[in-house]
RNA sequence: AGAGUUUGAUCCUAGCUCAGAAGGAACGCUGGCGGCAUGCCUAACACAUGCAAGUCGAACGAAUCUAUAUUCUAGCUUGCUAGAAUAUAAGUUAGUGGCAAACGGGUGAGUAACACGUAGGAAUCUACCUUACAGAAUGGAAUAACAGUUGGAAACGACUGCUAAUACCAUAUACGCUCUUCGGAGGAAAGAUUUAUCGCUGUAAGAUGAGCCUGCGUUAGAUUAGGUAGUUGGUGGGGUAAUGGCCUACCAAGCCUACGAUCUAUAGCUGGUUUGAGAGAACGACCAGCCACACUGGAACUUAGACACGGUCCAGACUCCUACGGGAGGCAGCAGUGGGGAAUAUUGGACAAUGGGCGCAAGCCUGAUCCAGCAAUGCCGCGUGAAUGAUGAAGGCCUUAGGGUUGUAAAGUUCUUUUAGUGGGGAAGAUAAUGACGGUACCCACAGAAAAAGCUCCGGCUAACUCUGUGCCAGCAGCCGCGGUAAUACAGAGGGAGCUAGCGUUUUUCGGAAUUAUUGGGCGUAAAGAGCGUGUAGGCGGCCGAUUAAGUUGAAAGUGAAAUCCCAAAGCUUAACUUUGGAACUGCUUUCAAAACUAAUUGGCUAGAGUUUGGUAGGAGAUGAUGGAAUUCUUGGUGUAGGGGUGAAAUUCUUAGAUAUCAGGAGGAACACCGGUGGCGAAAGCGAUCAUCUGGGCCAUAUCUGACGCUGAGGCGCGAAAGCGUGGGGAGCAAACAGGAUUAGAUACCCUGGUAGUCCACGCCGUAAACUAUGAGUGCUAGGUAUCGGGAUUUAUUUUCGGUAUCGCAGCUAACGCAUUAAGCACUCCGCCUGGGGAGUAAGGUCGCAAGAUUAAAACUCAAAGGAAUUGACGGGGGCCCGCACAAGCAGUGGAGCAUGCGGUUUAAUUCGAUUUACACGAAAAACCUUACCAACCUUUGACAUGGUGGUUAAAGAGUCUAGAGAUAGACUUGUCAGUUCGGCUGGACCACACACAGGUGUUGCAUGGCUGUCGUCAGCUCGUGUCGUGAGAUGUUGGGUUAAGUCCCGCAACGAGCGCAACCCUCAUUCUUAGUUGCCAGCGAGUAAUGUCGGGAACUCUAAGAAAACUGCCGGUGAUAAACUGGAGGAAGGUGGGGACGAUGUCAAGUCAUCAUGGCCCUUAUAGGUUGGGCUACACGCGUGCUACAAUGGCGGUAACAAAAGGAAGCUAAAGAGCAAUCUUCGGCAAAUCCCUAAAUGCCGUCUCAGUUCGGAUUGUACUCUGCAACUCGAGUACAUGAAGUUGGAAUUGCUAGUAAUCGCGGAUCAGCAUGCCGCGGUGAAUACGUUCACGGGCCUUGUACACACUGCCCGUCAAGCCAUGGGAAUUGGUUUUGCUCGAAGUUAGUUAGCUAACCGCAAGGAAGCAGCUACCUACAGCAGAGUCAGUGACUGGGGUUAAGUCGUAACAAGGUA
Repeated sequence: AGAGUUUGAUCCUAGCUCAGAAGGAACGCUGGCGGCAUGCCUAACACAUGCAAGUCGAACGAAUCUAUAUUCUAGCUUGCUAGAAUAUAAGUUAGUGGCAAACGGGUGAGUAACACGUAGGAAUCUACCUUACAGAAUGGAAUAACAGUUGGAAACGACUGCUAAUACCAUAUACGCUCUUCGGAGGAAAGAUUUAUCGCUGUAAGAUGAGCCUGCGUUAGAUUAGGUAGUUGGUGGGGUAAUGGCCUACCAAGCCUACGAUCUAUAGCUGGUUUGAGAGAACGACCAGCCACACUGGAACUUAGACACGGUCCAGACUCCUACGGGAGGCAGCAGUGGGGAAUAUUGGACAAUGGGCGCAAGCCUGAUCCAGCAAUGCCGCGUGAAUGAUGAAGGCCUUAGGGUUGUAAAGUUCUUUUAGUGGGGAAGAUAAUGACGGUACCCACAGAAAAAGCUCCGGCUAACUCUGUGCCAGCAGCCGCGGUAAUACAGAGGGAGCUAGCGUUUUUCGGAAUUAUUGGGCGUAAAGAGCGUGUAGGCGGCCGAUUAAGUUGAAAGUGAAAUCCCAAAGCUUAACUUUGGAACUGCUUUCAAAACUAAUUGGCUAGAGUUUGGUAGGAGAUGAUGGAAUUCUUGGUGUAGGGGUGAAAUUCUUAGAUAUCAGGAGGAACACCGGUGGCGAAAGCGAUCAUCUGGGCCAUAUCUGACGCUGAGGCGCGAAAGCGUGGGGAGCAAACAGGAUUAGAUACCCUGGUAGUCCACGCCGUAAACUAUGAGUGCUAGGUAUCGGGAUUUAUUUUCGGUAUCGCAGCUAACGCAUUAAGCACUCCGCCUGGGGAGUAAGGUCGCAAGAUUAAAACUCAAAGGAAUUGACGGGGGCCCGCACAAGCAGUGGAGCAUGCGGUUUAAUUCGAUUUACACGAAAAACCUUACCAACCUUUGACAUGGUGGUUAAAGAGUCUAGAGAUAGACUUGUCAGUUCGGCUGGACCACACACAGGUGUUGCAUGGCUGUCGUCAGCUCGUGUCGUGAGAUGUUGGGUUAAGUCCCGCAACGAGCGCAACCCUCAUUCUUAGUUGCCAGCGAGUAAUGUCGGGAACUCUAAGAAAACUGCCGGUGAUAAACUGGAGGAAGGUGGGGACGAUGUCAAGUCAUCAUGGCCCUUAUAGGUUGGGCUACACGCGUGCUACAAUGGCGGUAACAAAAGGAAGCUAAAGAGCAAUCUUCGGCAAAUCCCUAAAUGCCGUCUCAGUUCGGAUUGUACUCUGCAACUCGAGUACAUGAAGUUGGAAUUGCUAGUAAUCGCGGAUCAGCAUGCCGCGGUGAAUACGUUCACGGGCCUUGUACACACUGCCCGUCAAGCCAUGGGAAUUGGUUUUGCUCGAAGUUAGUUAGCUAACCGCAAGGAAGCAGCUACCUACAGCAGAGUCAGUGACUGGGGUUAAGUCGUAACAAGGUA
């Protein structure tokens, strides 16, 4: 510090996810030791049991125990024993009394508050403690305990009597105390004790603690906007320690609130903790400060202090006891129990230390505290051994079978002993004593490698890879995504990576996230500028001075608790941890200072803003009046059969006279031309003419005011169309509706009609793609062009102000683009956005007559949704061009018969593949074989390969016979290799046996190689460098010409290059040279019936080698003077001369596992091998490709010619002969320029004469021939006989542009035989092409796109089905708040009293005072009635989301077929 994920790829936007750290955690697997921490986050749920607050006898009486002493009594004899009394001493303690119990300990329910934090303040109190001063005198009356009587189950009492005090009361005195009308009045005390000391009272001060007040800070919601009657203030009074509506009476009507009152929800606050670079965000366990609470609610008492956790009273709920009358209780103290929960410990030890209470003290108490126990809950430390050890052991795993890896790892050898274990010693913590921890820490000794390693992961992010199993199953998954037979992603294994007494998962917080943006984001198109204005609050604000000092800056002081964090040092063996010191605590307050900026006050200025004056343009607004053209209707005339409408039609109008035309009339609406990216207005919007009224702008000139300005939350106003209300109006147009068409349907598009509405007046509505998708204002920042309205001047060369457009620099932008009219550079103010869907929806509120508008969520769901641009592909988009693509022609196919292939059907089998690019294709030959298929029969190491053992030496082979359909089985005969050491010894061969294995035309062409088809012989496809672009990419390759061509030229940020094109290759066409046999024969000679037959020749033809030749080279024209085109000359050939071979990058998971090769899978007495027979040849039918025809350009008969190329020995076969012929016989030639095979159409003569024929030949019969083991299924041919369909072929469709089509025959491969197919060869030999509008295919450029598996694309909605969350809903349940009324416990206060009473007064009566009772106000709980709000349930119902293959259509994306 980033990464993954939207796309074919790119950039951007935007969300989701991951890597980090942390935790009071939990769960899974595992677990050696120690130290230090931490441990009910849930039910402030309920609690058994024990303990957690007592102490003082030096306050008091009393009781009691022990000891001593004395006295008395009894048993009694001194003496002893027992008892009683008194005194003393040491103890104990129920009660009175004092102090403590308000601390310490727990919890976080409540609380949004002066509760907390921070900084201040004045009207207060403060026991114990400290200091100072002063005092402590005189009296008195009770009461508990106790004793007696008595009630009650108990708890607990009642009455009578006795008694003490540091308990209580009175008096006296009293200051610097309190009150005061300033005269005065009032107010204390306690003793204990042997000394000493400890106490007591008053006052003043201190310290400590507490109460009160104030500024500032302190969560969310406006779908909570108004709240408040003791409310706000005053006066009098009361009350308090003290201020105060704290309370009360009266008076006033205030007070709080958009800087968020009130209400609702949530929450203890802080120091701090976690994270973060920081700013922040989240949290508030442990430790520390404050607050609140103590079963729930209320209340006071006592006290220095409480409205009191382990006190009281009342009410309530709950639990327990009870004799039913009545009582008792409060673990949110420490342990512990139940319950809840994913989850959180021992009913332990000690007061030794620290601290607290009481006490003079000894001491007692202390679940505070210190310790121990449990838990890997966290942090920190240590260990589980070290060295050596290669045959790189065994085993495992992988393997290309060689090896690699586990791996120095192990074993083995030599060592060590931390921790744990055993034994021994043994602290500090304690200044004199006292040690729970604890026989602990620590030290020593001993034994032995001994007792001690797991967890997760290994597709990318993210470090780490292979095998096996599985086969969209089982499963994984944080995101993207893996799994459908070769899974590094599932499961197991081997290996590896990471961390380590832990590891992983889950959960939470921060981070990454600049993803709420103060630091630090945005709003033209991604989410986002309000439809527009006006203006309130608010925010911001021109120039020059003066003053002040609120902000600001500096300095100083106070405070900011400690702990924490950071730094340094120290102590535990180290660390964690702890201690000490420093720094820091970014804050607040006070004082002083400064005066630039902001602010405030004040004085001026004119540049902003406005006023005045003079001009000026305008569809700016409102009202009224007027006008002509057109449509329609209507009256009359003329006139006759159609009109209208459409792609084509029909509905419709019309002989009752339409349409057309002329004239007149009516009525409503809109205003042609001008008219213009021209004008005006804030926007919506505004268009005939004239008049009246009104608003704003611009320009010029100066005058005046003197910052009067900008923006603008709420508010107010305006606001297209449609719609609504009331009343008018209604020509045209026209939702709805009707009809006609179209269509599969057509509730649409088209047509004919047609009502609301459109128009006017008044009133609502308040929304639009209300768009420049661009808020308003100010300043600054190159220009060019056009135009509108003013002005200036040398009236042109111009310049200035204000608008409106367009191009364009810098700059900006993700890009597109914007660019002085900014989307640039800055400032001010407002509005708005934060992933997609759900949803601008629900409910609530407000507005509206309604329609609806506005404000505006959540559950749930997805990992995307989106913007711009790029490359393709596509379009019922455009442009240019090409092609036998169309057109022009010729000949066909489609109709017939037959041949052949395919589909289908059939079959035991009709083997398999191929389906635009299959179909006379694989197959250049299915009778057997082939053959893969079927039936039957047979074989099992096999028909074939390699290896082992044994055997034979020859074997194999050949022949004969028998059985059999045959394979096969049996018998017989024949046959006999090489070397040699003479040994079956070696090689070779064969046989038998066993196992490895063979074998498979079985499967997967979607695991593959190779080969092939197709687009397409189309002109394309790319690269290097450079340049442009953030990038994908572009450029080059586009453009202007040209070409068959990305062929060439020119231009150009491109310059070059490669694969393609062309050429090079082969062949044909011309010539030359060379050569001259088997080919040739002109001339010479010879010969024959005839023939290059012979001598010879080398001229010619030919053969086959080499060479030449053609290049737009030359000329004219066109063209840019180019490329090139066009015409011509010459030439055998002319513009690639004809033909062939040659097929770029790629596309189609195209074809082929059955040519071959090959991975995986499958079969192994069978899916292998063999044999016989059958099948591939079937036949209602459909399709493709061909042949033959339908005839006279012909058929038949006769006759006469002319090729090329190829082949030939199990072959081609001459000649001769036989046969009607197929063919046969016999001889001869030729391994070939030598021999053989070799034409037909055509010409000529004759005949046929338009017919199902002398056309046509299918079919069938008979007889033959040939091949072959064998022609039945199932060959070819011949002869004779038979003589079918067919008279030129519907829709549709194919080939061909010249030696081509058409037509004619010939040859070859395959092959025993079989050719209408295939591959070649020559003979004869045409017609047509105006041209590119259209259909098809293709190329280039361009455009749109929501497509990229690329239009066989994408995609929408209803319906049907499953699941999920949610709205409405009659009603119903619960919580909470609140209003009114009723009731009114305990209690304070006040009042009252015929009751009761020790202290004081009084001789007494009585008084004062108190207690008790009663009353009143307030009031908790409770009750009745109502209201608000929140939540749950709910028959039925609404839409929403989601779910591989449901239904109906095709709305959107291309002009998406109606933009």

Predicted 3D model of a 1459-nucleotide RNA (small-subunit ribosomal RNA) from a metagenome.